[in-house]
RNA sequence: GCGCCCAUAGCUCAGCGGUUAGAGCACUGCUCUUAUAAAGCAGGGGUCCUUGGUCCGAAUCCAAGUGGGCGCA
Numbered sequence: 001g002c003g004c005c006c007a008u009a010g011c012u013c014a015g016c017g018g019u020u021a022g023a024g025c026a027c028u029g030c031u032c033u034u035a036u037a038a039a040g041c042a043g044g045g046g047u048c049c050u051u052g053g054u055c056c057g058a059a060u061c062c063a064a065g066u067g068g069g070c071g072c073a
Stems, first nucleotide, its partner, number of pairs: 001072007010025004018056001027043005049065005
């Protein structure tokens, strides 16, 4: 340099173009306990990498860029 793949919560990841973007773990509070852990209940946390485009409507489709991974040279 070229090709392919990936980017969504603190972490690991779901998410047919259409209601308010979700789960597990983690975090906070409460119950339980002498106290912790475990368990149960509740809660907080998101510019869906960036910028544009298509569309009535975009996390999702398209383009460019950025970052990461793999392969080729």